Transfer RNA from Mauremys mutica, 72 nucleotides, folded computationally.
């Protein structure tokens, strides 16, 4: 310069070829305990960016960003 593939909470992953983004770990408050762990409850936080089809988009298109794979 070309072809492909992947982008979801502080990290890790799901979401049946469109239908209310979940969960596990971390973090916060609580309840347990003489103190701690350990355990239980509760809660915070996320679809890379635009624009498109659609009643509805994480999922379907197109750009373009970052990251990786080849191929020159």
């Nucleotide at each position: 310069g070309g072809u492909c593939c992947u982008g979801u909470g502080g990290u890790g992953u799901a979401a049946u070829c469109g239908g209310c983004a979940g969960c596990a770990c971390u973090c916060a408050a609580g309840a347990u305990u003489c103190u701690g762990a350990a355990u239980c409850c509760u809660g915070c936080a996320a679809u890379c960016u635009g624009a498109g089809u659609u009643u509805a988009a994480a999922u379907c298109u197109c750009a373009g960003u970052a990251g990786g794979a080849c191929c020159u």